[in-house]
């Protein structure tokens, strides 16, 4: 960078600067001069990646067993992989509202349509 899959009703903010926007987009509905976006500082949430630790399983190597080889079995201050758990240093991400709601498909309801619902 591209592709695929899954999850998303939880959680977490203050200050400085800045000066009118922001919530991706469209339609809603919200936030915002009681100060938006952005930038800086410190802090926090979370546990995706990596590191570290523990446990389990598998594989390899070595040793034992043998006259010898293989196999079985046992073992290791060995190595590798996977899974789970922990941790939270580092890298991302995030710190209004169910991903803020809806948009597409199906279902059910309905005379039909729409909304709401799944």
């Nucleotide at each position: 960078c591209u592709u695929u899959u899954a999850u998303c009703c939880a959680g977490a903010g203050c200050g400085a600067u800045g000066g009118a926007g922001g919530g991706a987009u469209c339609g809603g509905c919200c936030c915002u001069g009681c100060g938006a976006a952005g930038u800086c500082g410190c802090a926090g949430c979370a546990a995706c990646c990596c590191a570290c630790a523990a446990a389990a399983a598998g594989c390899c190597u070595c040793u034992g067993c043998u006259c010898a080889u293989c196999a079985c079995c046992a073992g290791a201050u060995g190595g590798c992989u996977u899974u789970u758990u922990g941790c939270a240093a580092g890298g991302u991400g995030c710190u209004a509202a169910u991903u803020c709601c809806g948009g597409c498909c199906c279902g059910a309801c309905u005379g039909c349509u729409g909304a709401a619902c799944g």